[in-house]
RNA sequence: GGGCUCAUGGCGCAACUGGUUAGCGCUACCGGCUCAUAACCGGUUGGUUCUAGGUUCGAGUCCUAGUGAGCCCA
Repeated sequence: GGGCUCAUGGCGCAACUGGUUAGCGCUACCGGCUCAUAACCGGUUGGUUCUAGGUUCGAGUCCUAGUGAGCCCA
């Protein structure tokens, strides 16, 4: 330098052929249970879906450029 893949709460991941409220687990917080702690049970909070544009009635999903990470080739 060229090619490919990926980027979604604090962490790990879902989200069907683009379709109407972006969910699950863990963590955190509150409560229950217990003599108490852990475990367990119930509930709550937490999202600029990497950034900027574009297509569309509608974009986490498709297209373009950029940023970052990984892999391959030279």